[in-house]
RNA sequence: CGCUGGCGGCGUGCUUAACACAUGCAAGUCGAGCGGAAAGAGCCCUUCGGGGGCACUCGAGCGGCGAACGGGUGAGUAACACGUGGGUAAUCAACCCCUGACAUCGGGAUACCCCGGGGAAACCCGGAUCAAUACCGGAUAAGGUGCGGAGGCGCAGGUCGCCGUACCAAAGGUAGCUUCGGCUUCCGGUCAGGGACGAGCCCGCGGCCCAUUAGCUUGUUGGCGGGGUAAUGGCCCACCAAGGCGACGAUGGGUAGCUGGUCUGAGAGGACGAUCAGCCACACUGGGACUGAGACACGGCCCAGACUCCUACGGGAGGCAGCAGUCGGGAAUUUUGCGCAAUGGGGGAAACCCUGACGCAGCAAUACCGCGUGUGGGAUGAAGGCCUUCGGGUCGUAAACCACUUUUUUCGGGGACGAUAAUGACGGUACCCGAAGAAUAAGCCACGGCUAACUACGUGCCAGCAGCCGCGGUAAUACGUAGGUGGCAAGCGUUGUCCGGAUUUACUGGGCGUAAAGCGCGCGCAGGCGGUGAAUGAAGUCGAAAGUGAAAGCCCCGAGCUCAACUCGGGAACUGCUUUCGAAACCAGUUCACUUGAAGGUGGAAGAGGGAAGUGGAAUUCCGAGUGUAGCGGUGGAAUGCGUAGAUAUUCGGAGGAACACCAGAGGCGAAGGCGACUUCCUGGUCCAAUCUUGACGCUGAGGCGCGAAAGCUAGGGGAGCAAACAGGAUUAGAUAUCCUGGUAGUCCUAGCUGUAAACGAUGGAUACUAGGUGUUGGAGGUUUUAACCCCUUCGGCGCCGCAGCUAACGCAUUAAGUAUCCCGCCUGGGGAGUACGGCCGCAAGGUUGAAACUCAAAGGAAUUGACGGGGGCCCGCACAAGCGGCGGAGCAUGCGGAUUAAUUCGAUGCAACGCGAAGAACCUUACCAAGGCUUGACAUAUAGAGGAAAGACGUAGAAAUACGUCCCCCGCAAGGUCUCUAUACAGGUGGUGCAUGGUUGUCGUCAGCUCGUGUCGUGAGAUGUUGGGUUAAGUCCCGCAACGAGCGCAACCCUCGUCCUAUGUUGCCAGCACGUAAUGGUGGGAACUCAUGGGAGACUGCCGGGGUUAACUCGGAGGAAGGUGGGGAUGACGUCAAGUCCUCAUGCCCCUUAUGUCUAGGGCUGCAAACACGCUACAAUGGCCGAUACAAAGGGUUGCCUGCUCGCGAGAGUUAGCUAAUCCCAUAAAGUCGGUCUCAGUUCGAAUUGAAGUCUGCAACUCGACUUCAUGAAGCUGGAGUUGCUAGUAAUCCCGGAUCAGCACGCCGGGGUGAAUACGUUCCCGGGCCUUGUACACACCGCCCGUCACACCACGAAAGUCGGCAACACCCAAAGCCGGUGGCCUAACCGCAAGGAAGGAGCCGUCUAAGGUGGGGUCGGUGAUUGGGGUGAAGUCAUAACAAGGUAACCGUA
Repeated sequence: CGCUGGCGGCGUGCUUAACACAUGCAAGUCGAGCGGAAAGAGCCCUUCGGGGGCACUCGAGCGGCGAACGGGUGAGUAACACGUGGGUAAUCAACCCCUGACAUCGGGAUACCCCGGGGAAACCCGGAUCAAUACCGGAUAAGGUGCGGAGGCGCAGGUCGCCGUACCAAAGGUAGCUUCGGCUUCCGGUCAGGGACGAGCCCGCGGCCCAUUAGCUUGUUGGCGGGGUAAUGGCCCACCAAGGCGACGAUGGGUAGCUGGUCUGAGAGGACGAUCAGCCACACUGGGACUGAGACACGGCCCAGACUCCUACGGGAGGCAGCAGUCGGGAAUUUUGCGCAAUGGGGGAAACCCUGACGCAGCAAUACCGCGUGUGGGAUGAAGGCCUUCGGGUCGUAAACCACUUUUUUCGGGGACGAUAAUGACGGUACCCGAAGAAUAAGCCACGGCUAACUACGUGCCAGCAGCCGCGGUAAUACGUAGGUGGCAAGCGUUGUCCGGAUUUACUGGGCGUAAAGCGCGCGCAGGCGGUGAAUGAAGUCGAAAGUGAAAGCCCCGAGCUCAACUCGGGAACUGCUUUCGAAACCAGUUCACUUGAAGGUGGAAGAGGGAAGUGGAAUUCCGAGUGUAGCGGUGGAAUGCGUAGAUAUUCGGAGGAACACCAGAGGCGAAGGCGACUUCCUGGUCCAAUCUUGACGCUGAGGCGCGAAAGCUAGGGGAGCAAACAGGAUUAGAUAUCCUGGUAGUCCUAGCUGUAAACGAUGGAUACUAGGUGUUGGAGGUUUUAACCCCUUCGGCGCCGCAGCUAACGCAUUAAGUAUCCCGCCUGGGGAGUACGGCCGCAAGGUUGAAACUCAAAGGAAUUGACGGGGGCCCGCACAAGCGGCGGAGCAUGCGGAUUAAUUCGAUGCAACGCGAAGAACCUUACCAAGGCUUGACAUAUAGAGGAAAGACGUAGAAAUACGUCCCCCGCAAGGUCUCUAUACAGGUGGUGCAUGGUUGUCGUCAGCUCGUGUCGUGAGAUGUUGGGUUAAGUCCCGCAACGAGCGCAACCCUCGUCCUAUGUUGCCAGCACGUAAUGGUGGGAACUCAUGGGAGACUGCCGGGGUUAACUCGGAGGAAGGUGGGGAUGACGUCAAGUCCUCAUGCCCCUUAUGUCUAGGGCUGCAAACACGCUACAAUGGCCGAUACAAAGGGUUGCCUGCUCGCGAGAGUUAGCUAAUCCCAUAAAGUCGGUCUCAGUUCGAAUUGAAGUCUGCAACUCGACUUCAUGAAGCUGGAGUUGCUAGUAAUCCCGGAUCAGCACGCCGGGGUGAAUACGUUCCCGGGCCUUGUACACACCGCCCGUCACACCACGAAAGUCGGCAACACCCAAAGCCGGUGGCCUAACCGCAAGGAAGGAGCCGUCUAAGGUGGGGUCGGUGAUUGGGGUGAAGUCAUAACAAGGUAACCGUA
C1' cells in the first nucleotide's frame, strides 16, 4: 500500500521540513522577611455616593528561594563528545547532615503608593514621603586567608603543627510565657572544619569511510615572567629558543550525537542506536555578557540578521526541537481530553499553591499476547454448484433437522484494590450475580518447480503473469474466471530496510600452473620473522585476590494479574579495565658463551657471464676488367622488373656494411632481459676439496634505487642484405591483404630517453623434510701398479620417467603444484575498462596509479560424448577412373511450377516432389465452379404416433433431380415384420489440425553397426567390453587384452535359377514297337527322354601346395554341373529427418447443421506466352522399304478369350466351333536369316501438324477417347555448360504378356530373344565405416561469430561558458559586550570640622569581535550549443577477422 475486520490486555505512534506556527496551558511560591490594601467574605459607621479598622485573605511592589531541575529535539560534533579505567599534591560546591564558634553598635537610601508630565501602545520621566531577613559602615575573631621565620613527614609543586604581623562575619521572624527587663520553642543568619549529592579540569585505552587527501603547523612546540580562572594549562600577553605532528595515516574531505542495548547469527561477527535508562550538544540564525552555588540560560537580558504580527508611521512585539493543535512536506505517525487521587519536583513553619513531569482516558489491527465466531447428533449421502469414462465422484455431517451451551454480545443488579485516618481523574471501570438468545462476529493469499495444495471453461506470443528458472503462438495444473484443495487467521498478501543462508572478504574460515589472482628481474632502508647452551629481571603470558563493570534488558529460579504478553523479587552473567601478590616453560629485554646458519682465508675447476680494443674468413650486393650470348628473374600459373647501350652465367681484382656456417648437444653461463668467429686487457658470479678464522653477522622486504627484448623518440654517424610506409604487377565480385618486382624510415655504431611484451615454467623468495630409475654437464674420491675407458660413492647444475601425497580435472611429483614455517605481492561475477577524471613520470608516443553510472545471468576452467574440419591414418561403394549407352538441342507424350480462370479440386517440393497418390478424369469417378432442388435428410439405430403401401408401368412439365396424375396395391390368427409419412434423439462432412495421434511408408542403408548384465576404472559425465595386431562382403573370424558373457543386426535357415537321382505319368512327352494321314503324339501303346509335381543328393575352404603366428584367413591347383556368400529374390538393427499421409482406413479436439450435408444436369480437373523433370520417336546404310523364312518364356480368358469361314485396302463387321483351360483361344513373337531395292539427300530418313473419309467402345466421343485409310510431310543431319545408368547373361537392343479397364498405355509390373566393352588403380569428386587429432559447434558448419555504417533509446566523459553551495585567506567597516585607559562631568552611606578624599557611574578612547562589504584563489555540485566513445534493441547495409591447418596458424608488445 491492497482486500478484509468481533472483543480484551499490554506496549508503541513525524524515520520526512532543527519547515513555519493561530489559540490555550507547560514555573512559580513565601504575609511566619517588608511597606502595605487593588479585589472578595464577614464586622462597624454612613449623607446610601461611600468610608473605616481588624488581617480571614491578598492584586501590584520591595525582598528571599526556585526558575541551571523537570520536559523536548539530534541540527552541529570524528571531539577527552562518548564508553571504560585512573588522576586532581591543580579545584568548586546553594539547598541537606555532623562538629566548633558567633549573631554587637550604627547609618543612608529606594520600589510600591501619592502628585505632575510624555506616549496610539509598549512603556518612560520628574517631585515628595516611607520599610525590611534589601544596602552600607564600625566592633569582636575560635578560626580562615596573605606575608615573614625556623621544623617534622611525603616520590612530588604538598601536608602537619609553632611564632610574628596584616586582613575578614552576621538578620531577623514566629509562637508561648513574662517580673515587660527579657527567657524559651521552631524556622532562619554568620565564620570555620568535615561529610554527602553534584560539578569542573587532566590522562591511558577503545569504537566510521576515502591515500584519486601526503605532507601539516607560527600561539605553532617548549622555556622564563606576568595576566586570568574555583582550578592546571599558550587559556591570554611580552620576551627567548626552533621546535611539534605524520605511512602505527598527520592534514584535508565525506558521513555520524555516543553508550547500556536492539535485530540477526551455532559462534565469531554484521547491521542499527525508536520506546526505556546514562552522558553530551542545541533551543529562529550568529555573537555577547549579566545575575547566580550553578547558565554564557528552551518558556531571562543586549546586539546583528532573516521572517511574522501590531501601529495613530513616531515606534513597538515575537520565537511550540514543552503538552495538545494548525499549515506544509511526505508512502507515513494520534485528542486543541480528565486529574493533581497516586509517584516525583519547586516554594512555604504549615495549611496549602503550582506542576501538559506524571497518573489516566481517547484515536490507530501499529507490535506482542489471549479469547471468540458455537457444541453433540444428523445420509434419501437432499437441493444446488463443479467435474465426469455418464456408471458416478466431490463440496459433505457440511446444510436442513433434533438436542444443548452462553465465552463473546445486550439488558438489569452489586461493586473494588490502588489510600491500613481524610482525599480516586481512572470509574459505576475491573470483577461478581442474574436474564435473553446461536443469537452480534471470517477473511486473505496461494495451488508449474523451488514450495504444502488440480481440475474445467475462456483466451490464443493477444490479454496478461513473473522472486529466479520461465509460462501464453487452439487441448495453458503458470494468464482470467469457477469449483475444489493447501496455508495462515482478525488478519492475510505486497513493498522497503537489516542480518542470515554467503567458507561469496575466509580471525574462527578462502585462494593465486590452466577458473579472478606471483610485481619483468634484482639490490636494499623501515617493518615482520629468526640457530644452540646458561644466567638475570619480569613488559607480554599464566595463576590467585581486591576494586570496578549503574539500573533496565538477555538467561535461570520463583512470584503477581483467571493464562499469556506484561510486571515484580532473587541469582547468574556483563567474556572488559585497574591494582596487589605470585610463577618463569615460551616470546621479547640484558649479560656471558657456542658453531651447525651466514661470511671470510687457502688450493683447484668449468663457462656464448659483462665491458673495451684489435684481428679473421665464407657469403650477399656494388664497382672495374675479361670470356660469352639471348635471355634472366619470378610464380600455383603469370606479369611488373633486368637484358643486344651485352644482362643472367663464369674468371680475376677492388669497395663497403652486417652477421658469425660446421663445432651445437635434453649442452654451458647469467637475477631477469639475454649471451655464440678469434686474440688481448679489465671485471662480476658460481662449483669442488681439505681445513683455518669471525661468531647469528641471517631470511624476506611496503616505500626507494638500479637493470630491463623488440618497436619507438632526440642528436650525430653509418647503410651490404632485409624491410613497415609507398609504387607497380598479379589474384579476386572487390583485394587499401596473402604472392611477385622494387623500395624509404628502421635494423648497425655513439650519447641520451622510453620502461613495456604470451617480459611464460602463464608456477615470488628462503629453509627443512618426504621411494626410486635413467640421461647429461662441472668437480672430488675409491677401484684399476700408473694412465685412459668401464664400474662404485659423493657434492653442484640441466632434463626425462615414476611411488606416496596433492589436484575440479588436466597434471605436479627431491628443480613439487607434496608436508611445514617465515616474509612480500596479488584476487573477489561478466561487460563498461585497464577506459574516464585527478595525481606522478615522459620531448612525444605514451606509461603508472585507477573508478562510477549503466547493463547481463551469465562469463570462465578442466574433462566427457557426439557432430564437424578446405586435420591425419586405414577401408568400402558404378564414388572416381577405364568403357558402353543416354539426358541436356528437335517433335510429341506425361507430370510439376508459373501465369490464367467462375473453377482450372486436393496432396507430394533437394537427394528421399515432378510417367508421384492416379493399376487408367468424355458422364460416373469428383473432392472444384456456376445453376436448379431437399432438410431426420443419399446412409445407420432407437422410441412414439399415423398410414397401406413402397417398388413398378404409363402420361404431362422440366436439362435432370423432382413434382403431379392414372393403373396396381402389403405379409401374418396375433405379437410383430417390411415400406412410407410426422416428431425427437441423431445422421452426414474428401471441412481444419500429419506440429494432438494410431496404423502405414520413404530415407540414411542391406551401411555394419546399435546396445545390455555383471565386473573393473573414474568424484562425475562416462570409459572398458566395441580399442589393438591380422583378416573378412560383414562387430566375419583368429590372436592379444580387466574384462567375462549376452541381445538386436551380419551370416544361415525360406523362395527361385543352375547338375544329378528317385516316385508318379494327364490335358504334358514319343526313344523303341504297331496302325493311320497330304501333314500333325492323330491313335494303340510306352514310362526311356523333355517337362510337370513331390522327395532327395550335391559345395563343406572338404582335398593338395605356397604364404601367414602352428591361427583366422588368403593365393594357386585338382576334382566337379556349380568354388570360396554359385546367380537372383524375400528379409531393413538402435535410431535420424516434428520427413510423407486426417483425401485409403481409424481417431482426439475444433468447426458447419434449410449447409462446409445431400441430389441433379452442365462445365472444370485436358484450358497456355515462356520455364523444369521423367519418357517415346528420330536425325538414318550395323539403316529404310518389299518378299520369303526360323526359334520363346511368362501370363490371361465365361458379362470372357474367341478358332474357322465370309465381307472390307484397313481399323473392323457378320456368323460360329472349342474352352471354366499343361486339353480350346488370345497367339503371327520381334530383332535374326535369305533374296531384292534405295546410295548419302532433309532423302524411299523422320514422323509432328493439318484436311478428308471411316471403324470400335459407350446413354453420350463438341469441349475431351483410341484406332484405320487416303492426302499433307514441320522440326530434326547426333545436340553448350553440365548431367545420368550400367561390372555379365549385366549394359545395349528386340519383341511378348498382365493389372487398371466399356473404351483409352510412349507409363507401370512381369517374361523371354540377341548379347558386348572396360576396371591400370584409389591421387581427386560424392556418400559411408573404424581409429586418431583440433574445436569458441551441441537446433551440432545450412554451426558459431567480429567490426564499421544507418535507425531508436539510455547512462557517462569532454566542452566556449554559465549558475550555485562549502570551508578558508587578505583588506575595509564595526553592533552589543567583557577587559584596559581616561581630560572634563556626575554621585546618599566610608574618612574628614570643612575644603576635599576614597570609591563608583555615565560618557569618550583603545584591544578583541558577530553580521556585512570588497578581492583573488580553493573545492564540490547543477546546467551547457557541440562533441567522444560505451551499453541496449526478432528479422537493415557491407564484408568474413576469429573458432577446424577457419582456408595467410593464432596471439602478445610496439610503430
A computed fold for a 1455-nucleotide RNA from an uncultured bacterium, annotated as small-subunit ribosomal RNA. Model confidence (mean pLDDT): 85 of 100.